[in-house]
RNA sequence: GGGGGUGUAGCUCAGGGGGAGAGCACCUCGUUCGCAACGAGGGGGCCGCGGGUUCAAUUCCCGCCACCUCCA
Numbered sequence: 001g002g003g004g005g006u007g008u009a010g011c012u013c014a015g016g017g018g019g020a021g022a023g024c025a026c027c028u029c030g031u032u033c034g035c036a037a038c039g040a041g042g043g044g045g046c047c048g049c050g051g052g053u054u055c056a057a058u059u060c061c062c063g064c065c066a067c068c069u070c071c072a
Base pairs, nucleotide, nucleotide: 001071002070003069004068005067006066007065010024011023012022013021018055026042027041028040029039030038048064049063050062051061052060
C1' cells in the first nucleotide's frame, strides 16, 4: 500500500428505516449484627466521525478515523 471484518450503556454483546435494548457492573430500599447472596425499584447512550438518499437514518450508500486479520 491492497482485501476482508469490527465500531451500539462502565464491560461483553444483541438489534437493523418510524419505541434504542439484554446480561453483568453501578445506585437506592428490603432482608442480615455486618458482608455476600437473594428480592424489589432506579440511573446511565452524540448507536466511531462527516456527508448523501429518504417524509423520516443507529439501520441504506459514499468518504474518513480507530482496532483486528490476511496478502504484498
The RNA shown here (transfer RNA) has 72 nucleotides and comes from a Syntrophobacterales bacterium. Its mean pLDDT, the model's own confidence on a scale to 100, is 84. Rfam family: tRNA. It is annotated as a transfer RNA. It was read from a public genome assembly. NCBI's taxonomy places the organism under Bacteria, Pseudomonadati, Thermodesulfobacteriota, Syntrophobacteria, Syntrophobacterales.